[in-house]
Molecule: SAM riboswitch aptamer (S box leader)
Organism: Verrucomicrobiota bacterium
RNA sequence: GUCUCAUUCAGAGUGGUUGAGGGACUGGCCCGAUGACACCACGGCAACCGGUUGCAGCGCGAUCUGCAAUGACCAGGUGCCAAUUCCAGCUCAAGCGAUUGGCUUGGGAAAGAUGAGAA
Repeated sequence: GUCUCAUUCAGAGUGGUUGAGGGACUGGCCCGAUGACACCACGGCAACCGGUUGCAGCGCGAUCUGCAAUGACCAGGUGCCAAUUCCAGCUCAAGCGAUUGGCUUGGGAAAGAUGAGAA
RNA backbone atom coordinates (compact mmCIF):
# COMPACT_ATOMS: atom_id res chain seq x y z
C1' G A 1 0.00 0.00 0.00
C1' U A 2 -4.44 -3.78 -0.81
C1' C A 3 -8.82 -6.50 1.16
C1' U A 4 -12.68 -7.54 5.07
C1' C A 5 -15.34 -6.00 9.32
C1' A A 6 -16.65 -2.30 12.99
C1' U A 7 -17.08 2.82 14.73
C1' U A 8 -17.50 7.75 13.14
C1' C A 9 -24.23 13.88 15.89
C1' A A 10 -21.25 12.50 22.83
C1' G A 11 -16.46 13.27 25.09
C1' A A 12 -11.45 15.52 26.10
C1' G A 13 -6.42 21.15 28.20
C1' U A 14 -2.28 23.75 30.13
C1' G A 15 2.62 25.15 29.20
C1' G A 16 7.10 25.25 25.92
C1' U A 17 9.47 25.42 20.70
C1' U A 18 8.56 27.18 15.91
C1' G A 19 6.59 30.86 12.65
C1' A A 20 2.12 30.83 8.13
C1' G A 21 -0.80 28.69 6.74
C1' G A 22 -4.62 24.95 8.29
C1' G A 23 -9.56 22.30 8.35
C1' A A 24 -8.00 14.98 3.17
C1' C A 25 -9.89 16.59 -2.19
C1' U A 26 -13.63 20.25 -5.01
C1' G A 27 -17.33 24.17 -3.77
C1' G A 28 -18.81 26.69 0.49
C1' C A 29 -18.05 28.10 5.35
C1' C A 30 -14.71 28.45 9.29
C1' C A 31 -9.74 28.52 12.38
C1' G A 32 -5.14 31.43 12.35
C1' A A 33 0.49 37.01 14.54
C1' U A 34 -4.98 37.60 20.63
C1' G A 35 0.38 32.54 17.18
C1' A A 36 -3.31 28.42 13.97
C1' C A 37 -0.77 23.74 11.79
C1' A A 38 3.36 20.78 13.43
C1' C A 39 6.69 18.96 17.41
C1' C A 40 7.75 18.21 22.89
C1' A A 41 6.25 17.74 28.27
C1' C A 42 2.56 16.86 31.55
C1' G A 43 -2.83 16.24 31.60
C1' G A 44 -7.35 14.37 29.80
C1' C A 45 -11.21 11.57 26.63
C1' A A 46 -12.73 6.55 25.74
C1' A A 47 -13.77 4.29 19.31
C1' C A 48 -11.16 -0.43 18.75
C1' C A 49 -7.67 -4.21 20.91
C1' G A 50 -6.55 -5.81 26.02
C1' G A 51 -7.95 -6.59 31.41
C1' U A 52 -11.66 -7.05 35.87
C1' U A 53 -16.57 -8.12 36.91
C1' G A 54 -22.84 -10.20 35.47
C1' C A 55 -24.32 -5.15 35.53
C1' A A 56 -27.25 -0.40 35.70
C1' G A 57 -31.25 2.50 38.07
C1' C A 58 -34.48 3.55 42.58
C1' G A 59 -33.85 2.44 47.60
C1' C A 60 -32.39 2.60 54.96
C1' G A 61 -34.14 -2.18 53.98
C1' A A 62 -37.45 -5.49 51.78
C1' U A 63 -38.28 -5.14 46.94
C1' C A 64 -38.97 -3.38 42.00
C1' U A 65 -37.49 -2.03 36.86
C1' G A 66 -34.13 -2.66 32.78
C1' C A 67 -30.13 -5.10 30.23
C1' A A 68 -27.36 -9.80 29.28
C1' A A 69 -25.80 -9.05 20.85
C1' U A 70 -25.24 -5.93 27.50
C1' G A 71 -23.69 -2.79 31.51
C1' A A 72 -20.01 -0.82 34.78
C1' C A 73 -14.93 -0.20 35.74
C1' C A 74 -9.38 0.03 34.34
C1' A A 75 -6.45 3.11 30.94
C1' G A 76 -1.77 -1.53 29.25
C1' G A 77 -1.53 -0.95 23.04
C1' U A 78 -3.14 2.26 19.15
C1' G A 79 -6.06 6.49 18.63
C1' C A 80 -8.26 11.10 19.83
C1' C A 81 -8.65 16.26 22.70
C1' A A 82 -12.49 23.62 17.08
C1' A A 83 -17.03 23.46 14.50
C1' U A 84 -21.72 16.26 13.24
C1' U A 85 -16.18 13.28 9.30
C1' C A 86 -17.70 21.65 9.82
C1' C A 87 -21.66 21.27 5.45
C1' A A 88 -22.39 19.44 0.60
C1' G A 89 -20.57 16.20 -3.57
C1' C A 90 -23.83 10.20 -6.05
C1' U A 91 -28.70 8.30 -5.46
C1' C A 92 -33.92 7.23 -3.46
C1' A A 93 -38.34 9.00 -0.94
C1' A A 94 -41.48 12.85 1.16
C1' G A 95 -42.76 17.98 1.54
C1' C A 96 -42.42 23.11 -0.30
C1' G A 97 -41.88 25.77 -4.61
C1' A A 98 -41.92 25.88 -9.68
C1' U A 99 -41.60 27.47 -17.13
C1' U A 100 -36.80 25.31 -16.44
C1' G A 101 -34.23 25.32 -12.17
C1' G A 102 -34.22 25.02 -6.77
C1' C A 103 -34.87 24.45 -1.18
C1' U A 104 -35.89 21.44 3.40
C1' U A 105 -36.16 16.71 5.96
C1' G A 106 -35.15 11.58 6.16
C1' G A 107 -32.76 7.02 4.12
C1' G A 108 -28.94 4.45 1.24
C1' A A 109 -24.16 4.78 -0.93
C1' A A 110 -19.19 6.93 -2.39
C1' A A 111 -14.95 9.18 -0.28
C1' G A 112 -12.15 10.25 4.39
C1' A A 113 -10.40 9.08 9.51
C1' U A 114 -9.49 5.36 13.37
C1' G A 115 -9.15 0.35 15.14
C1' A A 116 -8.92 -5.07 14.58
C1' G A 117 -7.86 -9.05 11.41
C1' A A 118 -6.07 -11.39 6.73
C1' A A 119 -3.06 -12.41 2.47